[in-house]
């Protein structure tokens, strides 16, 4: 001096003038104080608070989520270790089980699972060749994968046939809370891939979702269709009970079983119709923000102090100028000038945690690799 | 705001449990006719929304993004 990787912050400031929302005051319908976008306010992917609505029980089914270990209210979050990939590295990435079971591995190819011979390579035969038998699994070829790998050594040739290391598969000791990691004995090797196929195993999971939900006000025809099939048997004081059977609701994913209503029309449901389109409240203080100390390697955890930081409901948070920054272009050797751009993603509607996308440009710190110099 | 459901040929839609993508109208061409129309054969046309991942292989199996439709207020 270049190239790269990690974490992290700004993302415009100051000022004048017109506005806009919401609070508090004095006064009454106008001043005067104070607040007013964002790290993502987004995508609605995870979790929760909240608010309903449901909550005998039993049985099946259906998500999510996966290495260990901690943090955390939980999470498809966050930290640390680990084992594999990728990378020189600094680093980034992915993670239950294929030695239960089922099922697929298309085309190509002899053969896709405890398999096979197409070329080869070797021994025999004879009817000497494009021949048959029979051993072989090493080369070749096919494939994404071809049933351990190199190396000797052995044989007709050849193979864990036998060795030597290195995979690997069972045992032991050690370390580590665990995943795992090392060493060591023993076994020629009994292990293809797909579980973002079924499925196994572990751990969780009611429903809806502020258009939730509560309070008041105004209005208007609980107006017509349809689901619709179906009732029986006893008691009776004549009003109705009680038992089976059908329907329906609820039990928010089916049965069953439960507990209510109906049984000829009234309960439920669906469809068209009929009124309103107003007003309060839930709405913003929160597992909140900033500092300072102390414990963790780290997320994070305790403790003190200080602070209050939008709340609309057709929906405020603008607009227009001035300067300083800041980005392009133009001229100039250079200091510099002159001109454009208001200047990156994007804008809050119940509220917090997370993740995930998008995000001109600066800014800061730590690391890696090259390559000159001293 | 909230909760769904779809993206495949010019248009409407199929593709079941991954294995060379199809179907009707349209389009061209040719035949038939005097000439059209209907018919008949044939034949073009597709980044299966985008980009990632799983997997030998993705229109399908998983995720993030873009785009399009639907449905939900109150009262009786």
């Nucleotide at each position: 001096g270049g190239g790269g990787g990690a974490a992290g912050g700004c993302g415009g400031g100051c000022g004048g003038c017109c506005g806009c929302c919401c609070c508090g005051g004095c006064u009454g319908c106008g001043c005067c104080g104070g607040g007013g976008a964002g790290g993502a306010a987004a995508g609605u992917c995870c979790g929760g608070g909240c608010a309903c609505c449901a909550c005998a029980g039993g049985g099946c089914g259906g998500g999510a989520c996966g290495c260990c270990g901690g943090g955390g209210a939980g999470a498809u979050c966050c930290c640390g270790g680990u084992u594999c990939c990728g990378g020189c590295a600094a680093c980034g990435g992915a993670g239950a089980g294929a030695g239960c079971g089922u099922g697929c591995c298309a085309c190509a190819g002899a053969g896709a699972g405890g398999a096979g011979a197409c070329c080869g390579c070797c021994g025999g035969g004879c009817c000497u060749g494009u021949c048959c038998c029979g051993g072989c699994a090493a080369g070749g070829g096919u494939g994404a994968a071809a049933g351990g790998g190199u190396g000797g050594g052995g044989u007709a040739a050849g193979a864990g046939c036998c060795c030597a290391c290195c995979g690997g598969g069972a045992g032991g000791c050690g370390g580590g809370c665990a995943a795992c990691c090392g060493c060591u004995u023993u076994c020629g090797c009994a292990c293809g891939g797909c579980a973002a196929a079924c499925c196994u195993c572990g751990u969780c999971c009611g429903g809806u979702g502020c258009a939730a939900g509560g309070c008041c006000a105004a209005a208007u025809a609980g107006g017509g269709g349809g689901g619709a099939a179906a009732g029986g048997c006893c008691c009776u004081u004549c009003g109705g009970g009680g038992c089976c059977c059908g329907g329906g609701u609820a039990u928010u994913g089916c049965c069953c079983g439960u507990a209510c209503c109906c049984g000829c029309c009234g309960a439920c449901c669906c469809c068209c119709g009929g009124g309103u389109u107003g007003g309060c409240c839930g709405c913003u203080u929160g597992c909140g923000g900033c500092c300072c100390c102390g414990g963790g390697u780290g997320a994070c955890c305790g403790g003190g102090g200080u602070c209050c930081c939008a709340g609309a409901c057709g929906g405020a948070u603008g607009g227009c100028c001035g300067u300083c920054g800041g980005g392009c272009g133009c001229c100039c050797a250079g200091c510099g000038g002159c001109g454009c751009c208001g200047c990156a993603c994007a804008g809050a509607a119940c509220c917090c945690g997370g993740c995930u996308u998008a995000c001109a440009g600066c800014c800061u710190u730590c690391c890696c690799c090259c390559g000159c110099g001293c | 705001g909230c909760c769904g459901g779809c993206g495949u040929a010019g248009c409407u839609c199929a593709g079941c449990u991954g294995g060379c993508a199809g179907a009707g109208c349209a389009g061209c061409g040719c035949a038939u006719u005097c000439g059209u129309a209907a018919u008949g054969c044939g034949c073009a046309g597709g980044u299966c929304a985008a980009c990632g991942g799983u997997u030998c292989g993705a229109u399908c199996c998983c995720g993030u993004u873009c785009g399009c439709c639907g449905g939900c207020u109150c009262c009786a």
The prediction has a mean pLDDT of 80. This is a predicted complex of two RNAs, RNase P RNA and transfer RNA, with 450 nucleotides together. Rfam match: Bacterial RNase P class A. Gene Ontology terms of the family: dimeric ribonuclease P complex, ribonuclease P activity and tRNA processing. The family's RNA type in Rfam is ribozyme.